The RNA shown here (transfer RNA) has 72 nucleotides. The same sequence occurs in records of 5 taxa. Its Rfam family is "tRNA". Rfam describes the family as follows. Transfer RNA (tRNA) molecules are approximately 80 nucleotides in length.
[in-house]
RNA sequence: UCCCCGAUAGCUCAACGGCAGAGCAGGGCCCUGUUAAGGCCCGGGUUCCUGGUUCGAAUCCAGGUUGGGGAG
Numbered sequence: 001u002c003c004c005c006g007a008u009a010g011c012u013c014a015a016c017g018g019c020a021g022a023g024c025a026g027g028g029c030c031c032u033g034u035u036a037a038g039g040c041c042c043g044g045g046u047u048c049c050u051g052g053u054u055c056g057a058a059u060c061c062a063g064g065u066u067g068g069g070g071a072g
Stems, first nucleotide, its partner, number of pairs: 001071007010024004018055001026042005048064005
């Protein structure tokens, strides 16, 4: 220098262009003599950044930032 993959909740990850979700973690309650385990419920998001396309973008396009891998 070039090529490929990733970046979404505190963490690990989903999400045919049409509501942003799960598990774990956190909070509340139930259960129990107590704890653990178990059950029910709740909160939590500038979807890495800036533009563009579109009626509509986490998703498509361009350029950046950053992490990983590869070529030379």